RNA sequence: GCGGCGGUAGUUCAGUGGUAGAAUGCCUCCCUUCCAAGGAGGAGGUCGCCGGUUCGAGCCCGGUCCGCCGCU
Numbered sequence: 001g002c003g004g005c006g007g008u009a010g011u012u013c014a015g016u017g018g019u020a021g022a023a024u025g026c027c028u029c030c031c032u033u034c035c036a037a038g039g040a041g042g043a044g045g046u047c048g049c050c051g052g053u054u055c056g057a058g059c060c061c062g063g064u065c066c067g068c069c070g071c072u
Stems, first nucleotide, its partner, number of pairs: 001071007010024004018055001026042005048064005
């Protein structure tokens, strides 16, 4: 330099054009003598960044940054 895969909640990851989700963590409450476990509820997201297509983009297209792998 070229190619492939990945970047989404604190963390690990889903989400193949139509309301951004799960698990876990965090907060509150219930339960318990206390803790853990269990139950109920809640907060937390400019979807790496910039632009384009579209009525509508996490998803499609271009550019760019970062990580991993391969080729040269």